A computed fold for a 350-nucleotide part of an RNA from Secale cereale, annotated as small-subunit ribosomal RNA, central domain. RNAcentral holds the full RNA, with entries from SILVA.
[in-house]
Context: one part of a larger RNA
């Protein structure tokens, strides 16, 4: 609730593809559904409103006439919006040539570190803290030198930098593959945009099998600290972490800012990719698209800030708030293997 908001006050679904719907370029026919204008029926009566009038006034009564408005009917109008038919090219797409990329999956390989095992030197410690002590160690430990294994993660480059719908992505190298931006213009012609259900992907943590298991490390026992210590510190160590196939479906999934589309001052960086002049070429110097940053004007904003990447002015379409708390609970319903997850109240009390 015919009203006003969502970046920090309550509100943008995690992202994304797409159905129904809704909204949609440009010119020219057509039609008359919406829409406009005349003009007719109706919309009892009494009530309300207005003008007058009777009861001494009032309530109460009586008498006129209507405005504007539903509905239907008829005749017009053609500007917009639907429909009808033709066309258009700027909206979007296809093809075309280079082009950047940690975009994705898959193979294959490559070293530093670490641990752990053999084997040698060696002989009392080591480790660890704020101090310690539990721990390892003469059955040879740290240390140090060869070797062999084995799993996990890429050091510098390295960026406020790239890529990707968003989760997210980085050692090399090959294979297969998806998107993107720019450039010349060659085709289609509104083929767009948004999207309730509805599907796909979704960090970590978890589950169910089957491997693997170096390090790290919940839960767990031990030591210390402490009035106590279920913690912060220490020295062990299990699930997990890692792969393969599946399942969950959630996060401060954050730019706490839904998508699309024009239009609003500027100088400055940084990434692709186009160009102009000058030149032998390279630097400079400028300049167009697309991205992605710090700063700032109008303007907006409760302030903080935003500011051509808008929170600025406008359209559309979609999701979402409506005092705290009870509570994201309770039932129900879906889904899930569980753990839970979606939807989602109410008394009640401030």
């Nucleotide at each position: 609730u015919u009203g006003g908001g969502c970046g920090u006050a309550a509100a943008g679904c995690g992202u994304c593809u797409g159905u129904a719907g809704g909204u949609u370029g440009c010119u020219u026919u057509u039609c008359a559904a919406g829409u406009c204008c005349g003009c007719c029926g109706u919309c009892a009566a009494a009530u309300c409103a207005c003008a007058g009038g009777g009861c001494u006034c009032a309530a109460c009564c009586c008498u006129g006439g209507a405005c504007a408005g539903g509905c239907g009917a008829u005749g017009g109008a053609a500007a917009c919006u639907a429909c009808c038919a033709a066309g258009c090219u700027g909206g979007a797409g296809u093809a075309u040539g280079g082009u950047a990329g940690g975009g994705g999956c898959a193979g294959a390989g490559g070293g530093a570190a670490u641990u752990u095992c053999c084997g040698g030197u060696g002989g009392a410690g080591c480790g660890g803290u704020g101090a310690a002590a539990u721990g390892c160690a003469u059955u040879g430990a740290g240390a140090u030198c060869g070797g062999a294994a084995a799993g996990a993660a890429c050091a510098c480059a390295a960026a406020u930098g790239c890529c990707g719908a968003a989760a997210g992505c980085a050692c090399u190298c090959u294979g297969c593959u998806g998107g993107g931006a720019c450039g010349a213009c060659a085709c289609u012609g509104a083929c767009a945009u948004u999207g309730a259900g509805a599907g796909a992907c979704g960090a970590a943590a978890g589950c169910u099998a089957g491997g693997g298991g170096a390090g790290a490390a919940a839960a767990u026992g031990g030591g210390a600290u402490u009035a106590g210590a279920g913690a912060c510190c220490c020295a062990a160590u299990u699930a997990u972490u890692c792969c393969u196939a599946g399942c969950c479906g959630u996060a401060a999934a954050c730019g706490a800012u839904g998508g699309a589309u024009a239009c609003u001052a500027g100088g400055u960086g940084c990434u692709u990719u186009g160009u102009g002049a000058c030149u032998c070429g390279a630097u400079c110097c400028g300049u167009g698209c697309a991205g992605u940053g710090g700063u700032g004007u109008a303007g907006c904003u409760a302030a903080u800030g935003c500011a051509u990447u808008a929170a600025g002015u406008a359209u559309c379409c979609c999701g979402c708030c409506u005092g705290g708390g009870g509570a994201g609970u309770a039932u129900g319903u879906u889904c899930g293997c569980a753990a839970g997850a979606a939807u989602g109240a109410a008394a009640c009390u401030c």